[in-house]
Molecule: Bacterial RNase P class A
Organism: Clostridia bacterium
RNA sequence: GGACCGUUCCGAACAAUCGCGCGGCGGCAUGGCGAAAGCCCCCGCCGUGAGGAAAGUCCGAGCUCCACAGAGCAGGAUAACAGAUAACAUCUGCCGAAGGCGACUUCAGGGCCAGUGCAACAGAAAUAAACCGCCCGUAUUUGCGGGUAAGGAUGGAAAGGCGAGGUAAGAGCUCACCGGCGCGCCGGAGACGGCGCGGCCAUGUAAACCCUAUCCGGAGCAACACCGCGGCGGGGGCAUAUGCUUGCUCGGCAGCCCCCAUGGAGGUGGCACAGACGUAUGCGGCGACGUAUGCGCAAGAUAGAUGAUUGUUCACGACAGAACUCGGCUUACAGGUCCGGUCCAGAA
Numbered sequence: 001g002g003a004c005c006g007u008u009c010c011g012a013a014c015a016a017u018c019g020c021g022c023g024g025c026g027g028c029a030u031g032g033c034g035a036a037a038g039c040c041c042c043c044g045c046c047g048u049g050a051g052g053a054a055a056g057u058c059c060g061a062g063c064u065c066c067a068c069a070g071a072g073c074a075g076g077a078u079a080a081c082a083g084a085u086a087a088c089a090u091c092u093g094c095c096g097a098a099g100g101c102g103a104c105u106u107c108a109g110g111g112c113c114a115g116u117g118c119a120a121c122a123g124a125a126a127u128a129a130a131c132c133g134c135c136c137g138u139a140u141u142u143g144c145g146g147g148u149a150a151g152g153a154u155g156g157a158a159a160g161g162c163g164a165g166g167u168a169a170g171a172g173c174u175c176a177c178c179g180g181c182g183c184g185c186c187g188g189a190g191a192c193g194g195c196g197c198g199g200c201c202a203u204g205u206a207a208a209c210c211c212u213a214u215c216c217g218g219a220g221c222a223a224c225a226c227c228g229c230g231g232c233g234g235g236g237g238c239a240u241a242u243g244c245u246u247g248c249u250c251g252g253c254a255g256c257c258c259c260c261a262u263g264g265a266g267g268u269g270g271c272a273c274a275g276a277c278g279u280a281u282g283c284g285g286c287g288a289c290g291u292a293u294g295c296g297c298a299a300g301a302u303a304g305a306u307g308a309u310u311g312u313u314c315a316c317g318a319c320a321g322a323a324c325u326c327g328g329c330u331u332a333c334a335g336g337u338c339c340g341g342u343c344c345a346g347a348a
Stems, first nucleotide, its partner, number of pairs: 001344006009336002012313007020049008031040003051319001055330002058328005063220004075216005081093004095109001096107004110211002115209002117205003131152002133148006160178002163175003179201002181198007224269004231262001233260006242254004275297001277296008314317001
C1' cells in the first nucleotide's frame, strides 16, 4: 500500500421567524359552568417534544380480566454440553460438523438395529441382485447348468473405502491403513477427545408419519377499573285533576318525585417521573453477566403534536414516524467513524 475479518458509535449542523402537543408559572375585560371559591376557554412567559430501527408483530415477560380438584388424551413449541437471565426459540463459553490459506463464519446439531411409508426416471436388480464381463463344467457355432459383486453399464445412492495376499474366478475370506459400530482403559464438570481390542460392517429420507426428552390454560390496553346526562328495566311514594283503555264503575297505562340496578354517548384512571432503566468507576467471572458506590433520566396524543419558511456551512443527507410498558430476534438503511485482528506485496 492492497484485499479482508470482528466490533463500537453517529446518522446533517447552527441561527432567525411563524406554528402545534404536553407540563409549570402568571393573567383572565368579554364568553361557558358554578351560590361562591374556582375551573374551562383565551392571552403571555418558561421548559420540553420520535428511532436505531419507533417497523415486522416473530419469540419471552410485566400488567389485566376470564377459567382452573386431580390425572390422562389431543394440540403446539424446543432439541449436542455447561452456564447467563425475570424469562426466552435470546445471549456467552465450549464440543462436533461444514466452509475459508487465515482473522473468522455458518449449522432445521436427538432417534430411521420400535414400527410403518417413500425412493420418479434410468438400470438386470433400490434393500433386492447375475444384463454384460470373469471362472468352472457340459455341449462345443449361437447355447445350457453352476460359481462370482474385482471390472463394465444405470443412478443422488449398488453390500464401508483402498492396497496386498489369497482363489478356478472372486469375496473382510485373511492382513495393513482409513471410516463406522461395540467393549475396555485414560483425560475432561460435561458434550466429547485419546489409546487399545473385536471383522462386528445392507443406502438415503424424521423441513415423511412416528418415537424419545423437556416445557406450555385462554384472551389481550379497543385488556381492565371507576364515574356516568339521557334511554330501557325494577321498587316505593304523591296525585287521582286530565287523557287512553268500553257508554258507566273498579282496575290498568300514561304523569310528578325518590331509590336501586344496567350501562349506549362521554369522561377519568390504566398511561408516561423511577425501573428486571441507563451510565462511569471499583470488585468477582474467559465471557454473557453479577455486585457496590456515584451520576443521569419529565414525548405522551385520542382523529391523534413533534412542523414550515429563510439564511449560512458541510461529507449534500438513506431507511423511516411513538400510541400500555420492557428484554430479544428479524428485516430496511445514503454516508461517516473508534478499536482490535488476518492475509498478500514492497521498502528500510